[in-house]
This record gives sequence, C1' cells and structure tokens, in this order.
RNA sequence: GCUCGCCAGGUGAUCGCGUCCCUGCUUCGUUCAGGGACGAGGAAAGUCCGCCCUCCACAGGGUACGGUGCUGGCUAACGGCCAGGCGGGGCAACCCGACGGCAAGUGCAACAGAGAGGUGUAUUGCCCCUUCGGGGGUGAGGGUGAAACGGUGGUGUAAGAGACCACCAGCGCGGGCAGUAAUGUUCGCGGCUAGGCAAACCCCACCGGGAGCAAGGCCAAGCAGGCGCAUUGGGGCGACCCGUCCCGCAAAAAGCGCCGGGUGUGCUGCUUGACCCCACAUGGCAACUUGUGGGGCAGAUAGAUGAUCGCCCACGACAGAAGGCGGCUUAUCGGUGAAC
RNA sequence: CGGGGCGUAGCUCAGCCUGGUAGAGCAUCUGCUUUGGGAGCAGAGGGUCGGAGGUUCGAAUCCUCUCGCCCCGACCA
Repeated sequence: GCUCGCCAGGUGAUCGCGUCCCUGCUUCGUUCAGGGACGAGGAAAGUCCGCCCUCCACAGGGUACGGUGCUGGCUAACGGCCAGGCGGGGCAACCCGACGGCAAGUGCAACAGAGAGGUGUAUUGCCCCUUCGGGGGUGAGGGUGAAACGGUGGUGUAAGAGACCACCAGCGCGGGCAGUAAUGUUCGCGGCUAGGCAAACCCCACCGGGAGCAAGGCCAAGCAGGCGCAUUGGGGCGACCCGUCCCGCAAAAAGCGCCGGGUGUGCUGCUUGACCCCACAUGGCAACUUGUGGGGCAGAUAGAUGAUCGCCCACGACAGAAGGCGGCUUAUCGGUGAAC
Repeated sequence: CGGGGCGUAGCUCAGCCUGGUAGAGCAUCUGCUUUGGGAGCAGAGGGUCGGAGGUUCGAAUCCUCUCGCCCCGACCA
C1' cells in the first nucleotide's frame, strides 16, 4: 500500500423504566409490595430491491406499463452473492464496469466549420485549361470541431484518391480446436470501412396480477342522517379488454362514491422463524448445501432500554426497534486480527 | 407506520416528457414624466436550476445516491 474479518467503552454502587414469571397482601383488580430473568444496531436509517404474511371469489388469457440485461452457479427469492469471460485503471498486491442489439427501423448532433450522416460540399492548397473575368478535376495536406468516413509503403496519374497492390488493424460469413457457456484461438472466403448516442424512441430475451399490518380478524361504545351512480346497468376488478362471479332487470336491494355525524386510536395480527452465531464433519475453487453438538433471540402503543457518582483505558463516532426476514446503499470517533 | 408529490431570480411559477445560449409576472435599481409623490413609459441588474456522482461532445432536463419541504391514508353508522 491493498484485501478480508472482528469490536463499537468496560466495571461497581444507588435510583428509575418496559415485558414475562414467582411469592405475598388483598377491597380479588393486568391493583399494590417484594424478588428473579430479559431489554436496540452494524447500520435499528434511506425505503432502493427481493420475499414471507394478509385481503381482493380463482389469481385465468391478452394488451399496456414497469423492471432486469456478458456466461455459469448459489439462494425461498432478488437488481444480492460466488466463480469465470471481456473491457478499463494500477509498477504491483488488487480495484472498477447499467457489460444484449445502432450492418431491424425511426430519430438526434447546438456553436464552429466548405461539408455532420446521405452522400454530398469546396475556404485554403495541388493539377489542367483560359479570352485572365473565370471554368474544370481532386478529396491526399492545412484549418474547424466532441466527432471529418481505416493505417503504412508502393503502383498509378496532369494532380490525386482502396482506383489498384502488399502488409497491418478492424468487420461480416463459414469451418476446425479448447470450454457447460460467455469467450479464446486458428483456417478459408468476402467486400474494401461498416462512425457516435439505446441512463433516445425502439427491438430481442427473461421477470412482474393489485394493494399493503392504518393489510386483515375479534369485541365494545356512540351519533343523524342526506345525496349521487340504472337496466344497453352496478359491483368484485385499483390501467384496459376478454373471461368469470355476485346483485339487479323497472319508484325496490346489494355494492361503490361524496357530504355530514360518531368512537377504545380496545384486543389480536406481534414475534421461535426460509431465524442468527460458534465448533466439527460432508460435497463444492467459491457463494452455499447437508448432518451433529452447543449457545442466543426486546416486543412498546404517546411509545421502555435511562440518570448520578467512583475507578480504569485506547477518552468513546454514526445513530435508536414498531409485523418479520434476506440484501443493497448511505452515515460512522477510533481500536484490533489475518493473508498478500 | 404506509403511500404520493415538490425543490428553477428576493416572491409566485413556466421550461423537463422529446438534452443544445435559462424565461415570465410581481419586487429592486436607473432615467424620463410631475412642483413633489404615486401611477405610467423606457432600460438595467439579479440564477453555478437543493447537493454529489454518472451517461453524453453537451444535463435544469436522462440515471443513481443524498438533503429538505408538503399532501393523503384509522374504525363505526
């Protein structure tokens, strides 16, 4: 220097808070008193992805819309992870990559410049002709620009140009070999150039039904209802169509929407689950898988996890659960281990 | 807790979809007009488009991350 991990002040005393358990008191109350156990994070964050779970009758077909984008594997799944390929950076260890397709189609390129995407243009230069006004040829050089239509050498020519030739670079097609593949390598043929942008529309492949714990379920209390949507209809269906189901088919119902009114913001969902960590073994390069053993895991609902003092050190950063889990990203004083 | 939207001049906004010199109204300043002021007329100044990175020749606009602000959503009848 670089990569992968780990820790996130420690300890003692006193007071206090939340959940659960036990004991006692007792007015039998989720009360009070005493005791015990447990009590934020590596990101609990952003809500950027993926899932579990719940409801929408089933979650069906198509379109739209959105997402992903080298290959193979892992995983419940993923835009995550691992390995490999290719490209780029670094002396190196190593790091980074939105990395399908502009020779499907459409579109865009301001200013400058002669000319900006289809073949055309001619300021300067070069060459030829000239009645000296100019006309023609050229696309090598200069100049402009982010970008000017392969490079070098030769032939050729009035001067020149892939116009032609050799080599090189690059492209397309076909084949051989290595590899599961991406791809690499090699041979032959072709035409001599195909430019950039797809985080431009779009095309291709694959994926996605919608909504979210204020989902949803159970109980209680209380008030005050009114209006609208119609038979070719309304609703489930929250983008649309099909399909399907429910209600209705004639002053009606159900459902949906709007206005007004009322109520505990009660209980549940709620935390032990695809869980996390460690050790050993198995398969694998690895991610990971399987097995055995051991250990750990808060659950509030106005929202607990704190305060004071003492001692020690490296003098303490970013920050706090709110249904759960796997990732990514962002913030972070420092300390420490191992490989290179 | 969940969902959605917005940051552009001092203020209110357009431009963003479809990338090419950043605009309007009000406000400010200067001049004219007026005895003076207001109104009116003419002109001027004022912006790194919330911040950082990326794609592109080029970003207010497209993509990613981040900061700030605003709105909606309980149940019963």